[in-house]
Context: one part of a larger RNA
RNA sequence: CUGGGCGUAAAGAGUACGUAGGCGGUUUAUCAAGUUAGGCGUGAAAGCCCCGGGCUUAACCUGGGAACUGCGUUUGAUACGGGCAGGCUAGAGGUUGGAAGAGGAGAGUGGAAUUCCCAGUGUAGAGGUGAAAUUCGUAGAUAUUGGGAAGAACACCAGUGGCGAAGGCGGCUUACUGGUCCGAAACUGACGCUGAGGUACGAAAGCGUGGGGAGCAAACAGGAUUAGAUACCCUGGUAGUCCACGCCGUAAACGAUGAAUGCUAGUUGUUGGGAGGUUUACCUUUCAGUGGCGCAGCUAACGCGAUAAGUUGACCGCCUGGGGAGUACGGCCGCAAGAUUAAAACUC
Numbered sequence: 001c002u003g004g005g006c007g008u009a010a011a012g013a014g015u016a017c018g019u020a021g022g023c024g025g026u027u028u029a030u031c032a033a034g035u036u037a038g039g040c041g042u043g044a045a046a047g048c049c050c051c052g053g054g055c056u057u058a059a060c061c062u063g064g065g066a067a068c069u070g071c072g073u074u075u076g077a078u079a080c081g082g083g084c085a086g087g088c089u090a091g092a093g094g095u096u097g098g099a100a101g102a103g104g105a106g107a108g109u110g111g112a113a114u115u116c117c118c119a120g121u122g123u124a125g126a127g128g129u130g131a132a133a134u135u136c137g138u139a140g141a142u143a144u145u146g147g148g149a150a151g152a153a154c155a156c157c158a159g160u161g162g163c164g165a166a167g168g169c170g171g172c173u174u175a176c177u178g179g180u181c182c183g184a185a186a187c188u189g190a191c192g193c194u195g196a197g198g199u200a201c202g203a204a205a206g207c208g209u210g211g212g213g214a215g216c217a218a219a220c221a222g223g224a225u226u227a228g229a230u231a232c233c234c235u236g237g238u239a240g241u242c243c244a245c246g247c248c249g250u251a252a253a254c255g256a257u258g259a260a261u262g263c264u265a266g267u268u269g270u271u272g273g274g275a276g277g278u279u280u281a282c283c284u285u286u287c288a289g290u291g292g293c294g295c296a297g298c299u300a301a302c303g304c305g306a307u308a309a310g311u312u313g314a315c316c317g318c319c320u321g322g323g324g325a326g327u328a329c330g331g332c333c334g335c336a337a338g339a340u341u342a343a344a345a346c347u348c
Base pairs, nucleotide, nucleotide: 003320004319005318006317007302008301012316014201015200016199017198021194022193023192025088026087027086028085030083031082034080035077036076037075038074039073040072041071042070049065050064051063052062053061054060091191092188093187095184096183097182098181099180103177104176106174107173108172109171110154114150115149116148117147118146119145120144121143125136126135162169163168206247207246208245209244210243211242215241216240220236221235222234223233258315262311263310266293267292268291269290270289271288272287273286274285275284276283277282297304298303321348322347323346330341331340333338
């Protein structure tokens, strides 16, 4: 460079925004750089190819032709792509009226439970397990009643329910704020899609500083089990888990399926709207989501099947036998842990 691919065989970046770039709706006029037709010039000779000739033949030598797919210039063409100018409304945006929601971040607040403390009742056990023991308890435990404190999480509602780009989001109230959907029809007039670099967000664990610490619980200690038991079980228990600020930037970050567009049988649930009808809680229909089954088609099969893995064109990322290795070295980032980019020898 090219071919074939990327749900499960190697392969979709964790996600979004967006720069350059690539690609781009409909119509009219114009230009003619892309594109395209003809002419002219050039494209050395040799060589290749074709037709001949000369060495007895061949290699070799030699004559002619073609070709040299290119470049330059000139005269034309204007469908397509492009430039410029003007219009359009189906894409996109915006206005207005409604709607649903654990979307985000701040503050306040509630009840149940747990642990601890104080007081009352009460007495010999409690706890734990397969069975036990470590452990707690006559200095009064466990149980139960009343009072108090603290921290963390929000039972039921709860639902292949909802919202968010993803990570993720769940008690209640409140002021701030993002996005989405539906209806209507003024408005703008292609303003669009994708997106190398870049920027932002990004579970858990981990790190820094300062708080907080009820429960749980790596490490650790003890008791068991066992041939052993650096485990599974039990009793304890520190980081951590929580808050504020700052880092880290990774996950089976999964739908193992990039984002966006058009088209292509149905059927059955469910969420949010709209329209019509009517027996007023049902029917028909239409948008936007979210599930099950399924035709055509696709697939190596499994399966996917309007939420495509079908079909169409455009854009980005990535793969190219296994191991060595997501490693070494170098760069860049980080306080560190490490992250990212990323080989080769050798070997099968």
Notes:
A computed fold for a 348-nucleotide part of an RNA from an uncultured prokaryote, annotated as small-subunit ribosomal RNA, central domain. Its Rfam family is "Bacterial small subunit ribosomal RNA".